Predicted 3D model of a 348-nucleotide part of an RNA (small-subunit ribosomal RNA, central domain) from an uncultured bacterium. RNAcentral holds the full RNA, with entries from ENA and SILVA. It matches the Rfam family "Bacterial small subunit ribosomal RNA". Gene Ontology terms of the family: ribosome and structural constituent of ribosome. The coordinates come from a structure-prediction model, not an experiment, and the mean pLDDT is 89.
Context: one part of a larger RNA
RNA sequence: CUGGGCGUAAAGCGCGCGUAGGCGGUGCAUGUAGUCAGGCGUGAAAGCCCCGGGCUUAACCCGGGAACUGCGUUUGAUACUGAUGUGCUAGAAUCCGAGAGAGGGCAGUGGAAUUCCCAGUGUAGAGGUGAAAUUCGUAGAUAUUGGGAAGAACACCAGAGGCGAAGGCGGCUGCCUGGCUCGGUAUUGACGCUGAGGUGCGAAAGCGUGGGGAGCAAACAGGAUUAGAUACCCUGGUAGUCCACGCCGUAAACGAUGAGUGCUAGUUGUCGGGCAGUUCGCUGUUCGGUGACGUCGCUAACGCAUUAAGCACUCCGCCUGGGGAGUACGGUCGCAAGGUUGAAACUC
Numbered sequence: 001c002u003g004g005g006c007g008u009a010a011a012g013c014g015c016g017c018g019u020a021g022g023c024g025g026u027g028c029a030u031g032u033a034g035u036c037a038g039g040c041g042u043g044a045a046a047g048c049c050c051c052g053g054g055c056u057u058a059a060c061c062c063g064g065g066a067a068c069u070g071c072g073u074u075u076g077a078u079a080c081u082g083a084u085g086u087g088c089u090a091g092a093a094u095c096c097g098a099g100a101g102a103g104g105g106c107a108g109u110g111g112a113a114u115u116c117c118c119a120g121u122g123u124a125g126a127g128g129u130g131a132a133a134u135u136c137g138u139a140g141a142u143a144u145u146g147g148g149a150a151g152a153a154c155a156c157c158a159g160a161g162g163c164g165a166a167g168g169c170g171g172c173u174g175c176c177u178g179g180c181u182c183g184g185u186a187u188u189g190a191c192g193c194u195g196a197g198g199u200g201c202g203a204a205a206g207c208g209u210g211g212g213g214a215g216c217a218a219a220c221a222g223g224a225u226u227a228g229a230u231a232c233c234c235u236g237g238u239a240g241u242c243c244a245c246g247c248c249g250u251a252a253a254c255g256a257u258g259a260g261u262g263c264u265a266g267u268u269g270u271c272g273g274g275c276a277g278u279u280c281g282c283u284g285u286u287c288g289g290u291g292a293c294g295u296c297g298c299u300a301a302c303g304c305a306u307u308a309a310g311c312a313c314u315c316c317g318c319c320u321g322g323g324g325a326g327u328a329c330g331g332u333c334g335c336a337a338g339g340u341u342g343a344a345a346c347u348c
Stems, first nucleotide, its partner, number of pairs: 003320004007302002012316001014201004021194003025088006033081002035077008049065006091191001092188003095184005103177007110154001114150008125136002162169002206247006215241002220236004258315006266293012297304002321348003330341004
């Protein structure tokens, strides 16, 4: 390169936005760039291939043909692709009217619980465990009542529920703000899809500066257990967990399933709308989401199955035996930790 693949065997970038590029709905007209057909020119010779001939044969040599899949030019064809022009509305977007939601940011605020402090009652235990001990307590603990302070998280509602591109999002109120769905079919008229580079977002842990610190808790200390116990269990406990700003850029970032469009049986639950009917219980139908089962089909099987892993097309990413190794070296990013790109020798 040609292939074959990517749910679990190697393989879908963590997720958006978007540049170049690739691809792209429908009618008519024009021209004919791609495309197709014919002609002409060229495509040196030798060689390869075919036929025939000459050296005793062969190698070798000679003659003829074919081929040289190409390029140039010219004549013609106009379905398809491209180009130009002019239309269309089924894609896309806008508008109008409704709707649901833990979508995001900021500010404020509420109750339960926990810990600590003060005071009252009260007395000898309390904690903890398989059992204990470390630990706390007669300087009055645990328990209980009243008062106060602080930080963090929001029981019930809560759901196979909702929202978000993903990470993720859950007390309540206000302000600012993104997206989505349904209905109308009013407007524009292909304005679309994908997306190498690029750019932004991105759990937890970690890092920098400054705050904060109730509970929990790496490290650490002690008590147990044990042959040992650098653990599991217990008592403590610092970073951290929280806030602001700035970094980091990773994950079993998972549906281990890239995005988009069209097509291909159904049944059943649930969430948000519309329409029709209604005995007001609901029923039928339709659009959008989210689950369960299942036909055709697919699959090595498991399973997937209108939310496809089915049937097709477009674009991107990625794979090519195991180990060495996501390592070394170099580049690049980072304060660092490290990230990213990413081999080979050797070995089976």